RNA sequence: AUACAACUGCAUAUUCCUUUUCGUAUAAUUCCGGGGAUCGGCCCGGAAGUCUCUACGAGGUCACCGCAAAUGAUCUAUCUACGGAAAGCGAAAAAGCAUGC
Numbered sequence: 001a002u003a004c005a006a007c008u009g010c011a012u013a014u015u016c017c018u019u020u021u022c023g024u025a026u027a028a029u030u031c032c033g034g035g036g037a038u039c040g041g042c043c044c045g046g047a048a049g050u051c052u053c054u055a056c057g058a059g060g061u062c063a064c065c066g067c068a069a070a071u072g073a074u075c076u077a078u079c080u081a082c083g084g085a086a087a088g089c090g091a092a093a094a095a096g097c098a099u100g101c
Base pairs, nucleotide, nucleotide: 008098009097010096014092015091016090017088018087019086020085021084022083023082024081025080026055029048030047031046032045033044034043035042040065041064049056058076059075060074061073062072063071
C1' cells in the first nucleotide's frame, strides 16, 4: 500500500415508542322515526356531516313549558384519524471509526 472472515467496543444518520404541543377534520353538530317523563325535560333506532377510522355523549347555569308535548340558549372539560415540531440516561440500528487478524 492492497485486500479483509469472525468477535468486541464507540457513535451517528434513520426508524419505532412514550409524553407534550401545534395544525387539519367536526361545529363533540344537524335532520328524521318510535317510545317515555312532567318531583320532569329522557330512552331506542336510522340518516347526513369529514379527501377520514372512531365518536357524536357528559356535567353545570339561565330560559321556557304549567301537567301538555315540545324544548331553547349558553359555559366547561375530550376522544379519534392524519400531518408537523419539541423533549426522553426510552428501544432498535446500516454505512463509518477503533480493536483484532

The RNA shown here (Purine riboswitch aptamer) has 101 nucleotides and comes from Cohnella nanjingensis. The source organism's lineage runs through Bacteria, Bacillati, Bacillota, Caryophanales and Cohnella. The RNAcentral record of the sequence draws on Rfam. It matches the Rfam family "Purine riboswitch aptamer". Rfam links the family to the GO term purine nucleobase biosynthetic process. The family is grouped with related families in Rfam's "Purine riboswitches".